[in-house]
RNA sequence: GCAGGAUAAUCGCCGAAUCUGGUUUCCAGAGCGGGGGACCCACCCUUUCCUGGGGCGAACUCGAUUCCAUCGAGCGGGACAUCUUCGGUUCCGAGCCCGUCAGCUAACCCCGUAGGCGUUCGAGGACAGGUCC
Numbered sequence: 001g002c003a004g005g006a007u008a009a010u011c012g013c014c015g016a017a018u019c020u021g022g023u024u025u026c027c028a029g030a031g032c033g034g035g036g037g038a039c040c041c042a043c044c045c046u047u048u049c050c051u052g053g054g055g056c057g058a059a060c061u062c063g064a065u066u067c068c069a070u071c072g073a074g075c076g077g078g079a080c081a082u083c084u085u086c087g088g089u090u091c092c093g094a095g096c097c098c099g100u101c102a103g104c105u106a107a108c109c110c111c112g113u114a115g116g117c118g119u120u121c122g123a124g125g126a127c128a129g130g131u132c133c
Stems, first nucleotide, its partner, number of pairs: 011118004018030005031113006041103001052101001053098004060074006075093006082126006
């Protein structure tokens, strides 16, 4: 000097998952987020086959194949350190829950506030802050 790892602080990322107070391993509130729940509206008929249905979330659809895993396309989502426009690069498309039950939905009711990580590209426009010397 380079590369890798660990720890601490600051800062940053996904996400609703932060802040304040208290009698502080819990409680309460604010903020943010989710669900249930009227009128109206929607659904509603016949036959056949299959078979419950629903929620959170970006996390879906189609096709191919050497076939349950991979690849491709479309579409959806995040990052590239103020905001925004254009371009480029890159990554993700999981998981969990309710329990036979739920369309929308004012009033009203209920619930969550976790967990996991470590980025630095180019051009244009706009606005703001004020560490250190």
The prediction has a mean pLDDT of 80. A computed fold for a 133-nucleotide RNA from an uncultured Planctomycetaceae bacterium, annotated as c-di-AMP riboswitch aptamer (ydaO/yuaA leader).